[in-house]
Context: one part of a larger RNA
RNA sequence: UUGGGUUUAAAGGGUGCGCAGGCGGCCCGUCAAGUCAGCGGUAAAAUGUCGGGGCUCAACCCCGGCCGCCCGUUGAAACUGGGGGGCUCGAGUUGGAGAGAGGUAUGCGGAAUUCGUGGUGUAGCGGUGAAAUGCAUAGAUAUCACGAAGAACUCCGAUUGCGAAGGCAGCAUACCGGCUCCACACUGACGCUCAGGCACGAAAGCGUGGGUAUCGAACAGGAUUAGAUACCCUGGUAGUCCACGCAGUAAACGAUGAAUGCUAGAUGUCCGGGCCGAUUGAGGCCUGGGUGUCACAGCGAAAGCGUUAAGCAUUCCACCUGGGGAGUACGCCGGCAACGGUGAAACUC
Numbered sequence: 001u002u003g004g005g006u007u008u009a010a011a012g013g014g015u016g017c018g019c020a021g022g023c024g025g026c027c028c029g030u031c032a033a034g035u036c037a038g039c040g041g042u043a044a045a046a047u048g049u050c051g052g053g054g055c056u057c058a059a060c061c062c063c064g065g066c067c068g069c070c071c072g073u074u075g076a077a078a079c080u081g082g083g084g085g086g087c088u089c090g091a092g093u094u095g096g097a098g099a100g101a102g103g104u105a106u107g108c109g110g111a112a113u114u115c116g117u118g119g120u121g122u123a124g125c126g127g128u129g130a131a132a133u134g135c136a137u138a139g140a141u142a143u144c145a146c147g148a149a150g151a152a153c154u155c156c157g158a159u160u161g162c163g164a165a166g167g168c169a170g171c172a173u174a175c176c177g178g179c180u181c182c183a184c185a186c187u188g189a190c191g192c193u194c195a196g197g198c199a200c201g202a203a204a205g206c207g208u209g210g211g212u213a214u215c216g217a218a219c220a221g222g223a224u225u226a227g228a229u230a231c232c233c234u235g236g237u238a239g240u241c242c243a244c245g246c247a248g249u250a251a252a253c254g255a256u257g258a259a260u261g262c263u264a265g266a267u268g269u270c271c272g273g274g275c276c277g278a279u280u281g282a283g284g285c286c287u288g289g290g291u292g293u294c295a296c297a298g299c300g301a302a303a304g305c306g307u308u309a310a311g312c313a314u315u316c317c318a319c320c321u322g323g324g325g326a327g328u329a330c331g332c333c334g335g336c337a338a339c340g341g342u343g344a345a346a347c348u349c
Base pairs, nucleotide, nucleotide: 004320005319006318007303008302012317014200015199016198017197021193022192023191025087026086027085028084030082031081033080034079035076036075037074038073039072040071041070048066049065050064051063052062053061054060090190091187092186093185094183095182096181097180098179102176103175104174105173106172107171108170109153113149114148115147116146117145118144119143120142124135125134161168162167205246206245207244208243209242210241215239219235220234221233222232257316258315259314260313261312262311265294266293267292268291269290270289271288272287273286274285275284276283298305299304322349323348324347331342332341333340334339
């Protein structure tokens, strides 16, 4: 490379947008680039292959046939492609409904925590397996009142919902984004995917400036222990929070790329629509979108998956090719740094 693969064996890019590229709905007609056919040209020899022959056979050697890419010419028109015309099912627009922890900003709220002040009150509190360090007669813990600060939002709350992913949860307002359903008025293939690229991207980390209640790497002390640079306890700095900027990684997981079509069902739930249902509406049937469980066929090494596929197919992208060495070295690119991206080999089993 061919082939085969990527839930768990090696392997899906963290996610989206998207240029180039690849691929692309139905009908009519046209061109003839791809395609196919006829004829012609070109074809060094050897090699190859088919037929035959020569060395006793074979290898080896000899003779003959065949062979393309490419070029020219004449045609064919199903498919791909180009031009043209039309269509509405894909895609989008419009109108009307709807749900939601989707995002950003501002304001507000109560509980808890810690601290402060004051009152009551007295000898312990705290902590553990047991203790001790620690706090406390300079009045702690407990309790009441008032005040301050920062951070997080109990219940509702749920295999719930929303978001491309990361993620998102007190309440209110403003602005912004996406989605679904119904109608079927409009555009008429406007689509899918996407190497590079751009943007977003938990936590920790970095820079500058704030803030600092809680928790808490480092650190200190107390325990435990043979030791204990730990697990447990008492403290505690960075950090945790905010603004702006950087960083760009995760078991960034459904360990499952995106899109489209097809292929028995059953059952729960969330959001719509229609019909039926009548002591205001429980429920039933149908239908669209999401989210779960079970299961047929099928698939799978099995576990399992199973209309939300890991089934049957098509298109495009990414990735894998024994373990270690190693996500290391070197080089390059990026970064303030930490480090990130790309990414070997010797050697060894």
The prediction has a mean pLDDT of 87. A computed fold for a 349-nucleotide part of an RNA from an uncultured bacterium, annotated as small-subunit ribosomal RNA, central domain. The RNAcentral record of the full RNA draws on ENA, Greengenes and SILVA. Its Rfam family is "Bacterial small subunit ribosomal RNA". Its family is annotated with structural constituent of ribosome and ribosome in the Gene Ontology.